[in-house]
Molecule: SAM riboswitch aptamer (S box leader)
Organism: Geodermatophilaceae bacterium
This record gives sequence, structure tokens and C1' cells, in this order.
RNA sequence: CACUCAUCCAGAGGGGCAGAGGGAUCCGGCCCGCUGAAGCCCCGGCAACCAUCGCGAUUCGGCGACAGGUGCCAACUCCGGCCCGCAAGCGCGGGGAAGAUGAGGA
Repeated sequence: CACUCAUCCAGAGGGGCAGAGGGAUCCGGCCCGCUGAAGCCCCGGCAACCAUCGCGAUUCGGCGACAGGUGCCAACUCCGGCCCGCAAGCGCGGGGAAGAUGAGGA
């Protein structure tokens, strides 16, 4: 990183350095931020995708344990943008697109 599959309304923050941005991207909105953003480091935590172990069985889209490899710790992936349905409307619901993470994969 082309591509494939699964998941994305749950959960979990303190300190140090730093010093103005940040919430992926473009647009619109809304929000976070000098009571300290991004980034880096330390410690802590959440979760359980993979690994490992145990059990079960119609040998698999099963159940459980653990926490080694990742990941994550404001707001649904912050919300919308495209399509469909409902609604007088504000909007609501469903599906996409894009993205994120994991596991595969050349």
C1' cells in the first nucleotide's frame, strides 16, 4: 500500500516538555483549545480484532480465560454533503461514499 473480510450509538486520563492550533480530507455546520491545541515522553486505564490456553459442537459467524502483538482513552467515525423512505416543516429512519482499526493479501 492495490485488493478482501469484520467492526465502528459501549468503554477508558493524569503528569512532564512544548506553545497555537485541533476535531482525517474538501465544503458547510457545530464544538474543543492560553484554566494550554498539535506533537514528543512517562505512567495509568479501556477494549478484546489477532495470538495463546480451556471447553463445547450440527468442525464453526460458538462459549470462556488471559492480556503477548495491535488499537484506543471529548462529542455516534462530532454532524451533514450522494441515494431511498417518512414528514407541512424543523427533522427522523435506512443505505451508500469516504475514513479509522484489526485480520488477511501480492